[in-house]
Context: one part of a larger RNA
RNA sequence: ACCGGCGAGUGACCGGAUGUGGCGAGGUUAAGGGAGAGGAAUCCCGGAGCCGGAGCGCAAGCGAGUCUGAAUGGGGCGUGUCUCGUCACGAGACGGAGUCGCAUUCGGUCGACCCGAAACCAGGUGAGCUACCCAUGGCCAGGGUGAGGCGGGGGGACAACCCCGUGGAAGCCCGAACCGUCCCGCGUUGCAAAGCGGUUGGAAGAGCUGUGGGUAGAGGUGAAAUGCCAAACGAACUUGGAGAUAGCUGGUUCUCCCCGAAAUGCAUUGAGGUGCAGCCUGCGUCAUACGUGUGCAUCAGGUAGCGCUCUGUUGAGGCUAGGGGCCGUCGAGGCUACCGAACUUCGGCAAACGACGAAUGGGUGUACGCAAGACGCGGAGUGAGACGAUGGGGGCUAAGCUUCAUCGUCGAGACGGAAACAACCGAGACCGUCAGCUAAGGUCCCAAAAUACGGGCUAAGUGUUAAAGGAAGUGCGUGUGCGCAGACAGCCAGGAGGUUGGCUUAGAAGCAGCCAUCCUUGAAAGAGUGCGUAACAGCUCACUGGUCGAGUGUACGUGCGCCGACAAUUCACCGGGGCUCAAGCCCGUUACCGAAGCUGCGGAUUGGCGUGAUCUGCACGCCAGUGGUAGGGGAGCGUCCCCCAGGCCGGUGAAGCAUGCGUGGAAACGCGUGUGGAGGUACGGGGAGUGCGGAUGCCGGU
Repeated sequence: ACCGGCGAGUGACCGGAUGUGGCGAGGUUAAGGGAGAGGAAUCCCGGAGCCGGAGCGCAAGCGAGUCUGAAUGGGGCGUGUCUCGUCACGAGACGGAGUCGCAUUCGGUCGACCCGAAACCAGGUGAGCUACCCAUGGCCAGGGUGAGGCGGGGGGACAACCCCGUGGAAGCCCGAACCGUCCCGCGUUGCAAAGCGGUUGGAAGAGCUGUGGGUAGAGGUGAAAUGCCAAACGAACUUGGAGAUAGCUGGUUCUCCCCGAAAUGCAUUGAGGUGCAGCCUGCGUCAUACGUGUGCAUCAGGUAGCGCUCUGUUGAGGCUAGGGGCCGUCGAGGCUACCGAACUUCGGCAAACGACGAAUGGGUGUACGCAAGACGCGGAGUGAGACGAUGGGGGCUAAGCUUCAUCGUCGAGACGGAAACAACCGAGACCGUCAGCUAAGGUCCCAAAAUACGGGCUAAGUGUUAAAGGAAGUGCGUGUGCGCAGACAGCCAGGAGGUUGGCUUAGAAGCAGCCAUCCUUGAAAGAGUGCGUAACAGCUCACUGGUCGAGUGUACGUGCGCCGACAAUUCACCGGGGCUCAAGCCCGUUACCGAAGCUGCGGAUUGGCGUGAUCUGCACGCCAGUGGUAGGGGAGCGUCCCCCAGGCCGGUGAAGCAUGCGUGGAAACGCGUGUGGAGGUACGGGGAGUGCGGAUGCCGGU
């Protein structure tokens, strides 16, 4: 890992609701007692007690009333409803409903659907591992160094001191056994749940070691690491409390049919939990309408927009109080190209501005259409939402960001399109069908359908990513200048004189800079457009003539394109091939393809309505439905045991297993054959240890 078996909402008691049954103004027994030897199931007694039949009051208590209270007042809670009538009472009619079982479902208390802690407490077991201690034993090759002391010699006043011996001290040195383990390698399903090889520390000591003994978990021991206390010690192990608790994770077993959510609000030692509400479901009740859509009528509002009266803010100007500066002998006062409120002209801005003000949405009434709605009770789940569009806040007018509002989709939605792609576009899948029509999107090939038609654009493979910005790309439109009295471009010629204008300057002559920018000749020519010189010179331009002979400048708007354009494994941002009057883009037209949409045909089923019938779910018809997670409701299948059953089936072959065929809407069921070799059990009832693929499930096998 696979296969097989086992494996999770149960039981007791109490309570709510629903269904059903008995009795009914009553219902019912509990403990206990009695009868009953049979297919022993049950039957009888037992009225204690409980619920109901009356309420009110905290209560004493009173009672169709009672409580409050001084009250015969008022008020609260009760006294059945309706009708009539001479209504402070009467008549009539209609009503009263409970209780005890059984079943289903939910709640409560219990382990309460199953498995799962880390832990807590109590009683015990452990120092044969290890830590430390006590008692008593054992062990440490060999070599080296050579302390004190002592002897001899030297020395000295005596000493000190020096030398030579002797001596043999030391948590001394080297190094085996022994004890350890610094580093490296191997080993890592190992030889080994700590080893092996090399290397290495101690090796007469705070040494190593045998045996016997001691200290125990709220503890011991510790040359101290939270180390060790029997291979996992921040508190050992074991048994018990114990099925601890787990707002957490995982798992929770057959089928079909109907409906079908939520991820919100408020609160919470609350935030991944829970309570109530909201939304779902079932039953009942109410429907002249309370639901919903549209039209009409009417009402509230202060958003979008707009506006600037108000509250603020703001660009430019005018005017002015005031201020600053200057003048004025102090002053009076004056001046001012400075600042400047208010006022004013023109023009703006605002979520917390409004003398205005929609659309949409909302309330009410009404008409019409549709098919919903409200209330009560039973059962839930949900209370992490996500993306898209729109209107806002936060953020950076960032985020697959965050937080609200309205809608959609996913969630819980399959199918077609978007290459692939929960949320986008199309469209809501009851089943079958080798029939048809369409949607989005498409129609050259992959690949179903147009190499369709008409008109235009693009040359960039733009299409098949992107901005500010840039450009005689190109199409279209609009304005304007010049032009056969000859424009634009090119070519030929002229481009002068006063004058080197004045100033400045070393110089300044059109051309460093400042000022001025005139006059003359003329077809035209600037006190000069650029290059150039130290300054001149020189070249050139403006401007003019000639030549040429028809368009040529400029500005704006707009369509499509160009550059801007750099990323990590070839092409790698069209799905690919590939495509250029297109297979690209824009406008128009026709046809076709294309989905589980719509239609045709056949069938099933649910709800409503109608008809019929052998009349309570049987047949037919019509209308509307039949995607679905959590979840609610309904109807069934199968397993084991019991009754029916001293029955029925079975050696002329039970169960089980294998295989084939058939039936049913499913779970499933029937039959044949083989195997097997002795049991099985209908219909109808009853009762459950009742259905497995999952739980790092448990056990076994392979």
Description:
This is a predicted structure of a 702-nucleotide part of an RNA (large-subunit ribosomal RNA, domain II) from a Chloroflexota bacterium. RNAcentral holds the full RNA, with entries from ENA. Its Rfam family is "Bacterial large subunit ribosomal RNA". The prediction has a mean pLDDT of 85.